[in-house]
């Protein structure tokens, strides 16, 4: 100096002219506010809010090493185990690490099921090339029987690596790694240590099915509350017709009916349509400093309030810095022309999380590769 991966950060600054959307008042060409790290996906987990709801159990769904944080979580934080890498010890099997990077990590000895292709054998069966013994031979071989060292096959083959034995071999003995099991010791635990014992075991697959423990009522701001018209129906009160008589009224006669249907007030319901929920000072609020904690987090102390709404604004244009090219000056910092990018997106009732998507640029580690010293 460049490429590479991990992990944090920003996500352009100010100013002008014109616009949009909301709020306020002194109603004026006024004054203040006005997207994000993801407002996204709607994947988890909470707030709210409303319907359910003796109680057990089935079944579904998620989760699964151990400790903490946290309103809560499948999230984040230390930590513990295992795997790759890389370096170191060792003759070898193997073993180590204040290194790194991942890691859905409960149980394969309750049951099923499945392990392509290759191999003789893919799970309790075995033997292809071998290798030894015996029989037999036309001396090429053939039978039988022993073995699982070697070699082949494979992602994986019934514990390794020596030495000993053996006809050849075998945990068949031993010494050593490995692996179980006890018992102590260390730690809140998960786990580790260390001694002793034990020829060593039913291969792998649970992001197969299942077992096993634990956890879950459903909808979701179009929640749900309030007000509330026009028409249409719903109760419910009240009110009454028709002939003659006669100029009209009372009146007086007769019919009909005891209440339908009309009209009138009234009440209730439920639409349209408004208000509230709804954005926040009784905030899991924001950004700063102090302490405690290894860290997530918690706690104090001062500051500050920052869109909210309706299918829904938040935008454009210009200057000046800032960005990053190139060329020309300077020994070098650097300076001056000229060009050029500027992503992904996009609030709808809040909040914590994850997981995508993202143009440059900055900060830290780690590797590598080329120069120089």
């Nucleotide at each position: 100096u460049c490429u590479g991966c991990c992990g944090g950060g920003c996500a352009g600054g100010c100013g002008a002219u014109c616009g949009c959307c909301c709020g306020c008042c002194u109603c004026g060409u006024g004054c203040g506010g006005g997207a994000g790290g993801a407002a996204a996906g709607u994947c988890c987990g909470g707030u709210c809010u409303c319907c359910a709801c003796a109680g057990g159990g089935c079944a579904g769904u998620a989760u699964g090493c151990c400790g903490g944080c946290u309103a809560a979580c499948g999230g984040c934080c230390g930590g513990g185990g295992g795997a790759g890498c890389a370096g170191c010890c060792g003759a070898g099997a193997g073993g180590c690490u204040c290194g790194u990077u991942c890691u859905a990590c409960g149980g394969a000895a309750a049951g099923u099921g499945c392990c392509a292709c290759a191999g003789a054998a893919a799970a309790u069966a075995u033997a292809c090339c071998g290798c030894c013994g015996g029989a037999u031979u036309u001396c090429g071989g053939u039978c039988u029987g022993g073995u699982a060292a070697g070699g082949g096959u494979g992602a994986a083959a019934u514990g390794g690596u020596g030495c000993g034995g053996u006809a050849a071999g075998a945990g068949c003995g031993c010494a050593c790694c490995g692996c179980g099991g006890u018992u102590c010791c260390a730690g809140c635990a998960a786990u580790g240590g260390a001694a002793c014992c034990g020829g060593c075991a039913g291969g792998g697959u649970a992001a197969a099915c299942c077992c096993c423990a634990u956890a879950c009522g459903g909808a979701g701001c179009a929640a749900g509350a309030c007000c509330a018209a026009a028409u249409a129906g719903g109760g419910g009160a009240g009110u009454u017709g028709g002939a003659g008589c006669g100029g009209c009224c009372c009146g007086c006669u007769c019919c009909a009916u005891u209440u339908a249907a009309g009209c009138u007030c009234c009440c209730g319901g439920g639409u349209a349509g408004g208000u509230c929920g709804c954005u926040g000072a009784u905030g899991a609020g924001c950004g700063g400093g102090g302490c405690a904690g290894c860290a997530a987090u918690g706690u104090c102390c001062g500051g500050c309030c920052u869109a909210g709404a309706g299918g829904a604004a938040u935008g454009a244009u210009c200057g000046c810095c800032g960005c990053c090219c190139u060329u020309u000056c300077u020994c070098a910092c650097g300076a001056a022309a000229g060009g050029g990018a500027g992503a992904c997106a996009g609030a709808a009732a809040c909040c914590g999380g994850c997981u995508u998507a993202u143009c440059g640029c900055c900060c830290g580690g780690c590797a590598g590769a080329c120069a120089c010293u």
This is a predicted structure of a 373-nucleotide RNA (Bacterial RNase P class A) from a Bryobacteraceae bacterium. A source record names the gene rnpB. It matches the Rfam family "Bacterial RNase P class A". By type it is a ribozyme. The RNAcentral record of the sequence draws on ENA. The model forms 94% of the base pairs in the Rfam consensus. Its mean pLDDT, the model's own confidence on a scale to 100, is 77.